The RNA shown here (c-di-GMP-I riboswitch aptamer) has 87 nucleotides and comes from Solibacillus cecembensis. NCBI's taxonomy places the organism under Bacteria, Bacillati, Bacillota, Caryophanales, Solibacillus. Of the family's consensus pairs, 95% are formed in the model.

RNA sequence: AAAAUGAAAAGGCAAACUUAUAGAAAGGUAAGGACGCAAAGCUACGAGUCUAAAAUCCCAUUGGAUCAAGACAGUCGGGUUGCCAAG
Numbered sequence: 001a002a003a004a005u006g007a008a009a010a011g012g013c014a015a016a017c018u019u020a021u022a023g024a025a026a027g028g029u030a031a032g033g034a035c036g037c038a039a040a041g042c043u044a045c046g047a048g049u050c051u052a053a054a055a056u057c058c059c060a061u062u063g064g065a066u067c068a069a070g071a072c073a074g075u076c077g078g079g080u081u082g083c084c085a086a087g
Base pairs, nucleotide, nucleotide: 005085006084012037013036017032018031019030020029021028035074041080042079043078045077046076047075048072049071050070055066056065057064058063
C1' cells in the first nucleotide's frame, strides 16, 4: 500500500415515541429519545413502497377514480466516497 475481516477502544449515525415547525399529504427539518447500524455517508440509476396537491375523467355534491412532476438511501440491488483496528 492492496485485499479480506469486525475483537477491543475512540469517535459517528439514530427507529418507535414526544414537542415545535413549514407542507395538500406522504415525508422533511430542529430539539429530546435509543430500536438498531461498519457505510443507518452520498447518489432516485434499476426494482419496490408511500402520498395524490395540481391535472384529467365521473358525479347533483363539499364526493369518487386515475396519475409523480412530490417523497422513502433505516426495502433490495447498482454507482461513488470513507473512520478505527486485534488477529